[in-house]
RNA sequence: UUCUUAUCCAGAGAGGUGGAGGGACUGGCCCUGUGAAACCUCGGCAGCGGACUUUUUUAAGUACUGUGCCAAAUCCAGCAGGCAACAAGGCUUGAUAGAUAAGAA
Numbered sequence: 001u002u003c004u005u006a007u008c009c010a011g012a013g014a015g016g017u018g019g020a021g022g023g024a025c026u027g028g029c030c031c032u033g034u035g036a037a038a039c040c041u042c043g044g045c046a047g048c049g050g051a052c053u054u055u056u057u058u059a060a061g062u063a064c065u066g067u068g069c070c071a072a073a074u075c076c077a078g079c080a081g082g083c084a085a086c087a088a089g090g091c092u093u094g095a096u097a098g099a100u101a102a103g104a105a
Base pairs, nucleotide, nucleotide: 001105002104003103004102005101006100007099008098013042014041015040016039017038021031022030023029025078026077027076028075043070044069045068047067048066049065050064051062052061053060054059074097079094080093081092082091083090
């Protein structure tokens, strides 16, 4: 990097350095000098794998370990269908894209 499978309306921030961007992409809408990104320290969350414990066992728990994460539903939509509505953009299903984990090449 690619493929497969699972999940994505839950959860969880302070300080320091830094100094203008960030929310993947496009459109919208937001966050941001009351300090963006990035890095560091400490803290936290608990999704997946491991370990351990319980024994409601295709389960539950522990934050010990490998990762991940800590504005807003993956912030909303994007493609196709269904329902509603008929001039203003609603509801819903599936797919695509993306993210994370585990496994494989």
SAM riboswitch aptamer (S box leader) from Lentibacillus halodurans, 105 nucleotides, folded computationally. Its Rfam family is "SAM riboswitch aptamer (S box leader)". Rfam's curators write: The SAM riboswitch is found upstream of a number of genes which code for proteins involved in methionine or cysteine biosynthesis in Gram-positive bacteria. Taxonomically the source falls in Lentibacillus (Bacteria, Bacillati, Bacillota, Caryophanales). The coordinates come from a structure-prediction model, not an experiment, and the mean pLDDT is 82. The sequence is in RNAcentral, with records from Rfam.